RNAcentral holds the sequence, with entries from ENA and MGnify.
Predicted 3D model of a 71-nucleotide RNA (transfer RNA) from a Kofleriaceae bacterium.
The coordinates come from a structure-prediction model, not an experiment, and the mean pLDDT is 84.
Its Rfam family is "tRNA". By type it is a transfer RNA.
The organism belongs to Kofleriaceae, within Bacteria.
RNA sequence: CUGCCUGUAGCUCAGCAGCAGAGCACCCGGCCGAUAACCGGGCGACGGAGGUGCGACUCCUCCCGGGCGGA
Repeated sequence: CUGCCUGUAGCUCAGCAGCAGAGCACCCGGCCGAUAACCGGGCGACGGAGGUGCGACUCCUCCCGGGCGGA
């Protein structure tokens, strides 16, 4: 310099045009003599900027971060 993959909640990951989900963590409550476990509830996220489109986390372009390869 260049090609490919990747970026979603505090963490690990789904979702790939039509209401953004799960597990763990955290908070509140239940259960218990108490703790753990278990049960119920809650909080919390689409890397940034443009474009296309009725509608974009999703498609396209550029930039940024991470990983792998080529020279």